Predicted 3D model of a 351-nucleotide RNA (Bacterial RNase P class A) from a Rhodocyclaceae bacterium.
Its mean pLDDT, the model's own confidence on a scale to 100, is 78.
The organism belongs to Rhodocyclaceae, within Bacteria.
Rfam family: Bacterial RNase P class A. From the family's description: Ribonuclease P (RNase P) is a ubiquitous endoribonuclease, found in archaea, bacteria and eukarya as well as chloroplasts and mitochondria. It is annotated as a ribozyme.
[in-house]
RNA sequence: GAAGUUCGCCAGGCAGUCGCUGGACAAAACAUCGUCUGGAGGAAAGUCCGGGCCCCAUAGAGCAGGAUGCCGGCUAACGGCCGGGCGCCGUGAGGCGACAGACAGUGCAACAGAAACAUACCGCCGAUGGCUCCGCAAGGAGAUCAGGUAAGGGUGAAAUCGUGCGGUAAGAGCGCACGGCCGCGCUGGUAACAGUCGCGGCGGGCAAACCUCAUCCGGGGCAAGGCCAAAUAGGGGAGCAUUGGCGUGGCUCGCGUCGCUCCCGGGUAGGCUGCUAGAGGCUGGCGGCAACGUCAGUCCCAGAGGAAUGACUGCCCACGACAGAACCCGGCUUAUCGGCGAACUUCCACC
Repeated sequence: GAAGUUCGCCAGGCAGUCGCUGGACAAAACAUCGUCUGGAGGAAAGUCCGGGCCCCAUAGAGCAGGAUGCCGGCUAACGGCCGGGCGCCGUGAGGCGACAGACAGUGCAACAGAAACAUACCGCCGAUGGCUCCGCAAGGAGAUCAGGUAAGGGUGAAAUCGUGCGGUAAGAGCGCACGGCCGCGCUGGUAACAGUCGCGGCGGGCAAACCUCAUCCGGGGCAAGGCCAAAUAGGGGAGCAUUGGCGUGGCUCGCGUCGCUCCCGGGUAGGCUGCUAGAGGCUGGCGGCAACGUCAGUCCCAGAGGAAUGACUGCCCACGACAGAACCCGGCUUAUCGGCGAACUUCCACC
């Protein structure tokens, strides 16, 4: 100097004029005016997870069903986060992981190929038994039948663990060396796991196939729920009914209750509340590799209700992308113009 990886912060600013809205104070009385003060995000988005809170409800057990899936921690909890292990990708900093089990069972692998829980197409041998020739015999030679073989070749994503040496009639873990996988032991580690260790063994793959195992899961949701006011038609019809009906996913048992279900028709849709002081923010100390915990201090930081922050002007500038709260919080995922900072990695050049 160039190229990257990871983490953190910002998200236009200042001033003026008019406008919107929450709160407090003070007036005014007819709902208005004044002063002070606050007023959209890093994702407010998706509604994908987990909860707080509310109702069913006094509420249980099982089956079915669903979710997660290495180990250890954090957390209110999680499918999240932190650290570690293993596997894959990357020269690397780092990134990703649907990461339990294939000796419980079932199933799949088209085509090709001889054969895919098995086998011999080409090939090699043919020692032993058979055949032919030479030979008095012993024996020798030849082609191959029976038989042996899975090292060589072919097919395939995958073919008796791989490579090398020996051995053999030719071969083969048949034997040995090194390596791979599985099991057991030993050592280290809380563990997942690891090992220039020892012994034994050598046909596999797929469970984001069914399945098995471990852990967890009641349902519905602020349009939850509570209060007040007002209006109407306590109307009409059908069905079930204690051997029954109903009770917030399905089924069974249990428990509770005595009514329940459907159709037609009528009234209301107004006001208040829930609604923002929190598993809260910031600063510092201590503990921890970290996530985070704990202690102390300090702050109050949107609560609309058909939905509040808009318009104009001037200057600066990083020239503003993606984009607007609706009960709240912890995460994940997606979109995104630019700016700032820190640590780390690789390459080039010079000293």